Background:
A computed fold for a 72-nucleotide RNA from Candidatus Omnitrophica bacterium CG11_big_fil_rev_8_21_14_0_20_63_9, annotated as transfer RNA. Rfam family: tRNA. Rfam classes the family as a transfer RNA. Rfam describes the family as follows. Transfer RNA (tRNA) molecules are approximately 80 nucleotides in length. The sequence is in RNAcentral, with records from ENA. NCBI's taxonomy places the organism under Bacteria, Pseudomonadati, Candidatus Omnitrophota.
RNA sequence: GGGUCGGUAGCUCAAUGGGAGAGCAGCCCGCUCAUAACGGGUUGGUCCUAGGUUCGAUUCCUAGCCGACCCA
Numbered sequence: 001g002g003g004u005c006g007g008u009a010g011c012u013c014a015a016u017g018g019g020a021g022a023g024c025a026g027c028c029c030g031c032u033c034a035u036a037a038c039g040g041g042u043u044g045g046u047c048c049u050a051g052g053u054u055c056g057a058u059u060c061c062u063a064g065c066c067g068a069c070c071c072a
Stems, first nucleotide, its partner, number of pairs: 001071007010024004018055001026042005048064005
């Protein structure tokens, strides 16, 4: 220098172009003599950045940034 893949909650990851979600973690409550486990509730998002397409973009296109790998 070229190529492929990835970037979404504190962490690990989903989401077919139309209301952003799950598990774990956190908080509250129940259960228990108590703790753990278990059960119920609840909080938490600049969807990497900037443009473009579209009535509408996490999703499609372009460029950039970051990370992993491959080629040279």